[in-house]
This is a predicted structure of a 71-nucleotide RNA (transfer RNA) from a Candidatus Methanofastidiosia archaeon. Its mean pLDDT, the model's own confidence on a scale to 100, is 83. It matches the Rfam family "tRNA". By type it is a transfer RNA. The organism belongs to Candidatus Methanofastidiosia, within Archaea.

RNA sequence: GCGGGUGUAGCACAGUGGUAGUGCAGGAGCCUUCCAAGCUUCUGACGUGAGUUCGAUUCUCAUCACCCGCU
Numbered sequence: 001g002c003g004g005g006u007g008u009a010g011c012a013c014a015g016u017g018g019u020a021g022u023g024c025a026g027g028a029g030c031c032u033u034c035c036a037a038g039c040u041u042c043u044g045a046c047g048u049g050a051g052u053u054c055g056a057u058u059c060u061c062a063u064c065a066c067c068c069g070c071u
Stems, first nucleotide, its partner, number of pairs: 001070007010024004018054001026042005047063005
């Protein structure tokens, strides 16, 4: 330099155009003599910028970060 892949919550992952979910973690409550465990509930996220569309996490382009391959 070229090609490919990944980017979603503090962490690990789902989500093929129509209000973004799960587990763990965190806050509160219940339970317990206390702790742990268990149950309920709450908080919190689509790398960035454009384009298409009534509507984009999703499709297109560029860019950034990381990973892999080729040279």